Description: The part of an RNA shown here (small-subunit ribosomal RNA, 5' domain) has 537 nucleotides and comes from an uncultured bacterium.
Context: one part of a larger RNA
RNA sequence: AACGAACGCUGGCGGCAUGCCUAACACAUGCAAGUCGAACGUGAAAGUACUUCGGUAUGAGUAAAGUGGCGCACGGGUGAGUAACACGUAGGUGACCUGCCUAUUAAUGGGGAAUAACCAGAAGAAAUUUUGGCUAAUACCGCAUACGAAGCACAAAUCUUAGAGUAGUGCUUGAAAGGAUGCCUCUGUAUAUGCAUUCGUUAAUAGAUGGGCCUGCGGGACAUUAGCUAGUUGGUGGGGUAAAGGCCUACCAAGGCAACGAUGUCUAUCCGGUCUGAGAGGAUGAUCGGACACACUGGAACUGAGACACGGUCCAGACUCCUACGGGAGGCAGCAGUGGGGAAUAUUGCGCAAUGGGGGAAACCCUGACGCAGCAAUGCCGCGUGAGUGAGGAAGGAUUUCGGUCUGUAAAGCUCUGUUAAUGUGGAAGAAUGAGACGUGGUCUAAUAGGCCAUGUAAGUGACGGUACACAUAGAGGAAGCACCGGCUAACUUCGUGCCAGCAGCCGCGGUAAUACGAAGGGUGCAAGCGUUGUUC
Numbered sequence: 001a002a003c004g005a006a007c008g009c010u011g012g013c014g015g016c017a018u019g020c021c022u023a024a025c026a027c028a029u030g031c032a033a034g035u036c037g038a039a040c041g042u043g044a045a046a047g048u049a050c051u052u053c054g055g056u057a058u059g060a061g062u063a064a065a066g067u068g069g070c071g072c073a074c075g076g077g078u079g080a081g082u083a084a085c086a087c088g089u090a091g092g093u094g095a096c097c098u099g100c101c102u103a104u105u106a107a108u109g110g111g112g113a114a115u116a117a118c119c120a121g122a123a124g125a126a127a128u129u130u131u132g133g134c135u136a137a138u139a140c141c142g143c144a145u146a147c148g149a150a151g152c153a154c155a156a157a158u159c160u161u162a163g164a165g166u167a168g169u170g171c172u173u174g175a176a177a178g179g180a181u182g183c184c185u186c187u188g189u190a191u192a193u194g195c196a197u198u199c200g201u202u203a204a205u206a207g208a209u210g211g212g213c214c215u216g217c218g219g220g221a222c223a224u225u226a227g228c229u230a231g232u233u234g235g236u237g238g239g240g241u242a243a244a245g246g247c248c249u250a251c252c253a254a255g256g257c258a259a260c261g262a263u264g265u266c267u268a269u270c271c272g273g274u275c276u277g278a279g280a281g282g283a284u285g286a287u288c289g290g291a292c293a294c295a296c297u298g299g300a301a302c303u304g305a306g307a308c309a310c311g312g313u314c315c316a317g318a319c320u321c322c323u324a325c326g327g328g329a330g331g332c333a334g335c336a337g338u339g340g341g342g343a344a345u346a347u348u349g350c351g352c353a354a355u356g357g358g359g360g361a362a363a364c365c366c367u368g369a370c371g372c373a374g375c376a377a378u379g380c381c382g383c384g385u386g387a388g389u390g391a392g393g394a395a396g397g398a399u400u401u402c403g404g405u406c407u408g409u410a411a412a413g414c415u416c417u418g419u420u421a422a423u424g425u426g427g428a429a430g431a432a433u434g435a436g437a438c439g440u441g442g443u444c445u446a447a448u449a450g451g452c453c454a455u456g457u458a459a460g461u462g463a464c465g466g467u468a469c470a471c472a473u474a475g476a477g478g479a480a481g482c483a484c485c486g487g488c489u490a491a492c493u494u495c496g497u498g499c500c501a502g503c504a505g506c507c508g509c510g511g512u513a514a515u516a517c518g519a520a521g522g523g524u525g526c527a528a529g530c531g532u533u534g535u536u537c
Base pairs, nucleotide, nucleotide: 001536002535003534005533006532007531008530009529012383013382014381015380016379017378018376019375020341025339026338027337029336030335031334034070035069036068039067040066047058048057049056050055077294078293079292087218088217089216090215091214092213093212096211097210101207102206103205104204105203106202107201108200109143111141112140118133119132120131121130122129123128149173150172151171152170153169154168178199179198180197181196182195183194220266221265222264227257228256229255232254233253234252235251236250237249238248239247269291270290271289272288273284274283275282276281296317297316298315299314300313319330320329321328322327347373349372350371351370355369356367357366358365359364386416387415388414389413396407397406398405399404420478422473423472424471425470426469430464437457438456439455440454441453442452443451444450481526482525483524484523485522486507487506488505492521493520494519495518496517502509503508
């Protein structure tokens, strides 16, 4: 000097930050990932109105459930493991992938068979399972077509250590899905079809973004760890992967690493940074940002562009819960919160108004990300607790050589101010997009319709919050402590005690006049803090 600190005494206000470092211990409760009716078939009820009291209409093609699509691999948490290509840095990939997005090219033809929801039944305490029947799609399966594409064979030129790959030639292979809005010119036709626009879908190319893999170098301790290694090191054939490779496998060879520290053991996420220091260094890795790893413990794959997947599946284990004992359910290292551990660390709050994310054509919905508020002097910064004047140097207290001296302009008194707190009045910025309304211009089109693009106008949207801020009112009123005073080290006297009680960071104080213990008066230093302890330089 510093701190994610704790403890003791004390404590007025505001702003900005920060807040389980220990048990990766166990978790009650609520919330944290949904969305799309412009993909699809279904489809209530309450209420209201009418009524011939049977019902009908509306609610409403709404809610809800289901099929399907996209998302759930992001965002959020934690640091257990890991001494490793995990990270950092510099490169490579002629060994690779990439949904959504951007640009470009071509296509979107014609068929089929099911199934959930639903209906009827069965089993079960439940979780759930099961039989039969009906039905749709942008769900599923064939067929046709292929500019370009993929595979195989041949293969110039060029680059290259090697390989591969390209132009080209031949053979083979592989797609799709429709929805919405508008219109009637042609003509086919009227829930159709055609045309236009738009959102999609399919096959590709290029890009962007994100990743996979490989390599050089770098950053812990111990030699009281000296030898380690059989898929081990290399080759060939095969398999596997998006992809190189003992990644896996069969055979062959006998290699490979190591005092420039192999192997083993211990410890530890890594970095940008942070703290300190004149620097070199040393220490550290909370918050914020990048990377990695993990999600009760261990293992495995499925789906998918992407996972071997925190709030998915399966198996095993430990634990907890339900049970009709046959069998089932669960995973806060998400946000709050509880118990426990601990010296120690906060609210079961408000809102999607902003920023960002997912879905949707959009309106919008979801979002404990995030924005805010609450708690804590935990830290940093700012402000205040008053200002001026005031000598009979009042009283009181302390001390005294009894003359006095100190407290001390301190107080009182007089004159002011009004920060802040209190009360009252006014009162923001953060909000502008999008969509809809009314216009204007451009563009597509057969089109005065409609779509798209640009632009204008008015209206509308705030959790925080009646907050910040401004003004007014009255009034010095509500607001100072803590440690120290022998030397180091700024600051001294009296009393009490008498090697006792005690102090102490070091030296050391205390055994009858203790500036060192305890108290008082006085003083010194910091100040809403001050000290102590711990840790680092």
The prediction has a mean pLDDT of 83.